[in-house]
RNA sequence: GGACCCUUAGCUCAGUCGGUUAGAGCGGUUGACUCAUAAUCAAUAGGUGGCUGGUUCGAUCCCAGCAGGGUCCA
Numbered sequence: 001g002g003a004c005c006c007u008u009a010g011c012u013c014a015g016u017c018g019g020u021u022a023g024a025g026c027g028g029u030u031g032a033c034u035c036a037u038a039a040u041c042a043a044u045a046g047g048u049g050g051c052u053g054g055u056u057c058g059a060u061c062c063c064a065g066c067a068g069g070g071u072c073c074a
Base pairs, nucleotide, nucleotide: 001073002072003071004070005069006068007067010026011025012024013023019057028044029043030042031041032040050066051065052064053063054062
């Protein structure tokens, strides 16, 4: 320098072949249980969906550029 893949909650990840309220597990908080702690159970908070534009009535999803990470080639 070139090709391809990834970026969604604090962490690990799913998801929708464009549609109204974006999810799981772990973790956090509160409560129940217990003499108490852990475990368990219940409830709950937390997301400008990497950034900037474009297409569209409508974008997490499609397109372009940029940024970061990974694999391969040279």
The RNA shown here (transfer RNA) has 74 nucleotides and comes from a Chitinophagaceae bacterium. The coordinates come from a structure-prediction model, not an experiment, and the mean pLDDT is 81. The same sequence occurs in records of 3 taxa. The sequence is in RNAcentral, with records from ENA and MGnify. The organism belongs to Chitinophagaceae, within Bacteria. It matches the Rfam family "tRNA".